[in-house]
Context: one part of a larger RNA
RNA sequence: GCCGGGGAGUUUACAGCUAUGGCAAGCUUAAAGGUGUUAGACCUGGAAGCAUAGGGAAACCAACAGGCGCGCAGCCAGCUCUGCUGGCGAGGCGCGGCGUCUUAAAGGGCGCGGAGUCAUAGCAGUAAGACUAGAAACCAGGCGAUCUAGCCCUGGGCAGGGUGAAGUCAGGCGAAAGCUUGGUGGAAGCCCGAAGGGGUUCUAACGUGCAAUUUGUUCCUCUGACCUGGGGUUAGGGGCUAAAGACCAAUCUAGCCUGGUGAUAGCUAGUUCCCUCCGAAGUAGGUCGCAGCCUAGCCCUGAGCGAGGCAGCCGACAGGGUAGAGCACUGAUUAGAAAGUUAGGGAUCGAAAGAUUCCGCUCUCUUUUCAAACUCCGAAUCUAUCGGCGCUGUAGACCUCAGGAGACGGGUUAUGGCGGGGUAAGCCCCCAAGGCCGAAAGGGGAACAACCCAGACCAAGGUUAAGGUCCCUAAGUGCUGGCUAAGUGCUAAACUGAAAGGCGUCAUCAGCCUAAGACAGCGGGGAGGUAGGCUCAGAAGCAGCCAUCCUGUAAGGAAAGCGUAACAGCUCACCCGCCGAGGCUGAUGGCCCUGAAAAUGGACGGGGCUAAGCCAGCCACCGAUACCUUGGGGCACGGUGAAAACCGUGAUCCGGUAGGAGGGCGUCUUGGCUGGACAGAAGCCGGGCUGUGAAGUCCGGUGGACCGGUACAAGAUUGAGAAUCCCGGC
Numbered sequence: 001g002c003c004g005g006g007g008a009g010u011u012u013a014c015a016g017c018u019a020u021g022g023c024a025a026g027c028u029u030a031a032a033g034g035u036g037u038u039a040g041a042c043c044u045g046g047a048a049g050c051a052u053a054g055g056g057a058a059a060c061c062a063a064c065a066g067g068c069g070c071g072c073a074g075c076c077a078g079c080u081c082u083g084c085u086g087g088c089g090a091g092g093c094g095c096g097g098c099g100u101c102u103u104a105a106a107g108g109g110c111g112c113g114g115a116g117u118c119a120u121a122g123c124a125g126u127a128a129g130a131c132u133a134g135a136a137a138c139c140a141g142g143c144g145a146u147c148u149a150g151c152c153c154u155g156g157g158c159a160g161g162g163u164g165a166a167g168u169c170a171g172g173c174g175a176a177a178g179c180u181u182g183g184u185g186g187a188a189g190c191c192c193g194a195a196g197g198g199g200u201u202c203u204a205a206c207g208u209g210c211a212a213u214u215u216g217u218u219c220c221u222c223u224g225a226c227c228u229g230g231g232g233u234u235a236g237g238g239g240c241u242a243a244a245g246a247c248c249a250a251u252c253u254a255g256c257c258u259g260g261u262g263a264u265a266g267c268u269a270g271u272u273c274c275c276u277c278c279g280a281a282g283u284a285g286g287u288c289g290c291a292g293c294c295u296a297g298c299c300c301u302g303a304g305c306g307a308g309g310c311a312g313c314c315g316a317c318a319g320g321g322u323a324g325a326g327c328a329c330u331g332a333u334u335a336g337a338a339a340g341u342u343a344g345g346g347a348u349c350g351a352a353a354g355a356u357u358c359c360g361c362u363c364u365c366u367u368u369u370c371a372a373a374c375u376c377c378g379a380a381u382c383u384a385u386c387g388g389c390g391c392u393g394u395a396g397a398c399c400u401c402a403g404g405a406g407a408c409g410g411g412u413u414a415u416g417g418c419g420g421g422g423u424a425a426g427c428c429c430c431c432a433a434g435g436c437c438g439a440a441a442g443g444g445g446a447a448c449a450a451c452c453c454a455g456a457c458c459a460a461g462g463u464u465a466a467g468g469u470c471c472c473u474a475a476g477u478g479c480u481g482g483c484u485a486a487g488u489g490c491u492a493a494a495c496u497g498a499a500a501g502g503c504g505u506c507a508u509c510a511g512c513c514u515a516a517g518a519c520a521g522c523g524g525g526g527a528g529g530u531a532g533g534c535u536c537a538g539a540a541g542c543a544g545c546c547a548u549c550c551u552g553u554a555a556g557g558a559a560a561g562c563g564u565a566a567c568a569g570c571u572c573a574c575c576c577g578c579c580g581a582g583g584c585u586g587a588u589g590g591c592c593c594u595g596a597a598a599a600u601g602g603a604c605g606g607g608g609c610u611a612a613g614c615c616a617g618c619c620a621c622c623g624a625u626a627c628c629u630u631g632g633g634g635c636a637c638g639g640u641g642a643a644a645a646c647c648g649u650g651a652u653c654c655g656g657u658a659g660g661a662g663g664g665c666g667u668c669u670u671g672g673c674u675g676g677a678c679a680g681a682a683g684c685c686g687g688g689c690u691g692u693g694a695a696g697u698c699c700g701g702u703g704g705a706c707c708g709g710u711a712c713a714a715g716a717u718u719g720a721g722a723a724u725c726c727c728g729g730c
Base pairs, nucleotide, nucleotide: 001730002729003728004727005726006725011128012127013126014125016123017122018121019120020119021118022117023116026050027049028048032044033043034042035041054061055060064096067095068094069093070092074088075087076086077085078084079083097112098111099110100109101108102107131270132269133268134267138260139259140258141257142256143255149234150233151232152231153230154229155228156227157226158224160192161191162190163188167184168183169182170181171180172179173178196221197220198219202216204215205214236252238248239247273664274663275662276661277660278659283296284295285294286293287292298406299404300403301402302401303400304399308392309391310390312389313388314387315386316385318383319382324377325375326374330371331370332369335366336365337364339362340361341360344359345358346357347356348355349354410437411436412435413434415432416431417430419429420428421427442453443452444451457632458631459630460629461628462627463626467622468621469620470607471606472605476619478618479617480616481615482614483613489609490608500594501593502592504591505590506589507588508587509586510585511584512583513582521578522577523576524575525574527551528550529549532546533545534544557572560571561570562569633654634653635650636649637648638647639646640645665719667716668715669714670713671712672710673709674708675707676706683702684701685700686699687698688697689696690695
C1' cells in the first nucleotide's frame, strides 16, 4: 500500500412540543398483595400526582356557564344563478362586565364565558463520560543509584625517555658569615610519550548505520583534584551536582508504574443506505467577548385567522443640512487705505510742554484664499404619509402562535462616496443599495469561484444567446466602402503603454497666390547720386551711432546673409525670361512611427495572416442543459371517491451547501401465518431482466446443509472509503 473483519447521536430520569389511542370535569395508579398453564396476563390496592380559580410579598379576598355588536366556514331562503342579495351563524374577533393587586382618584398589571389526564411513538432540551478518537498536565500510593552524580569501606593499575629542587660530599676562596666549582642526590597537581583515561579537528566516514552516538584521522592528559574492580549509601518538589538545569536504568525545567480516569479540550480529525419538497447566514445588540456562546434578523415544519399586502413608476405633501457654494458667524489667510493709540517702541526738532515722522497694535473699508468638528445659503437622492398605475393574494398573502435549525471568518464585480490610510498594489479599513460566487452545473472568455450569455426533472428532435465562421475547430478564404505597411494588429476588460515628438500617410475646414502664367528649378538683371553722414588707423550696404532720401527704371534695401585689414568677391530681397498647372500656410480628426530596458529560447491559444488587421454598413451560417415541439416522471392545488385510483390546472412548479420536513430500500433477532431444500440450502463467481434509486429477481457454474416469503406485528450492538483509525492476511 491493497484486501477482509471491527469502527462513532446510545441509555435512564426529569420537564417541553407534535401525532395516535383510552377515559373525560375528571384522568391515572405506585409500592405491595392475590390468581394463573408460573408465560403472556388478570384482579385487588385511591396513598399520591396533574387538572378543576385566580390575584397578592403577605394578611386576605375571590370570577360572564353569555349583555351588545361584527363576522369566516357552513346551513337556509329569494333572484336577473360560472353568481348576487338577505337571514341564522359553531369556532373567531371587538365592546361591555367581573375577580384581585396597586390606589385619594384616574390609570395600569395579572386573570375570567369549563379541557384535561394516562399510555405509546417521534423530535429537540437538561443532568449524567452523553456521537467517536486525541493532549500537554494535576493529585495519590508504590518501584527504582546493576546506567549515571556525590560520598563511605576494601582492593588493583600507571612501558620508556627527559629536566635535575632541597639535602649532602670533595676542591677553591674568605677573618668570618658564607660564596663558588665539580660530583652525589632524585623533588615536581614538571616535560615528551605507550597502556589507561578523555573526546579537539576534519564540522571526514556512516546517516533504513557495524552502532538509537559508531569508525577513521588528528588531538588533550598520563604520580594525580589520576584511572579502576567489588561492597555500601543518598529517592521524586526529592536526591546529587568543580553548575551544563547536567544526571537519577536509551525517559528529566521535576523519573517510572498503577490508580483518580472515559481528567478536561470554546481546538483538530472522523461520523456508514436511497429518493422527494423547501432552503439559509457570515448582520445587530450583549458577553474576561473577538476560533466560543445568548437574544433578534435570515431558513424549515405544523397550526390559527380570513383580505388585503408591496420591492417598481407617477403625482401631492412633510422632514433634512450632505454634494456644491459662500464668508453673514467661528477659526485661518494676501495686499492696500483711513482713523485711533500719555499709560507699545524708535528717530528728528525743542530748555520743557510738546510737535512731526516710522514701526507695532486696535478698529473700519476695499481686496485675495480656505475649513470633518464654520454656515447667510443649498440640491440631486432618501424617508414617512396620501392618491393613481403596476405586481401579488381565497391554490390563503399580510399577520399570529408552536416546534426544529444552521449561521454570527465571507468574497468579488459595476456604480456612488471632496470616505480613512498608503507613491501604489490581485493593498488594508469603511458606508449605500444592486448582481454574482459562496450553495450554480451548461455555452463563451486559450486555460481562469464570482466578466458575458444562461438558472440543469428525464429522453429525443429543432431554433437561437453570448461569442464566432483560413487550418487546428462547428460555421463565409462572404459582400460594399475606406484606413494601416508598422507583422501595427489578429486582446471587450481583467492581462499597461505616458509626457514629449514625426515633410509617415489619409480626410475635413479656413486663408492666400495662380493661363494677365502661380510654386519649385534654370538663364539674365540686381543700377546711379554714393565710399549717405558721423565715428575711425581704416568703416566703401554688412564693428558701432544717426538718418534711411532722391533719380532713372521691368526691377534692385543707404541692404537679409557669407566674406575683406579696408576694398574686392559670392548670394538674398526685388524684376524679366524659359517652363506650363496647381501651389503655399494654418487648424482639426483617423490610422501608423519614435519614446519602449530583465534575466534558459518563446509566445496573437498555436499554425500562420497584408487580411485571416482596424473603421463603417449589410446578408448568411455555426453555436448552450436557454427557448420551441413531442413523449415520460415527480410535486402542489382542485374535483369525484370509503380507499386504491382517475380527471383537471400549473406562462408565473421540479439547480442546490449548512439545515428543516416527508417517504422508502437493505441487514440481524422475536412472535403469528405460510413456503423451499442432497432430484442440491447458505455462501461465492459470471451473466440476463426489472425499478428514478437504495435494491430485487432469474439463469449457468461452484459449493455440500440448511434457508426463505409475508401487501402482519415487535425490537435493534442495523448500512463505511477515509478518523497519520484498530486487528489480521498478502
This is a predicted structure of a 730-nucleotide part of an RNA (large-subunit ribosomal RNA, domain II) from a Candidatus Bathyarchaeota archaeon. Its mean pLDDT, the model's own confidence on a scale to 100, is 83. The RNAcentral record of the full RNA draws on ENA.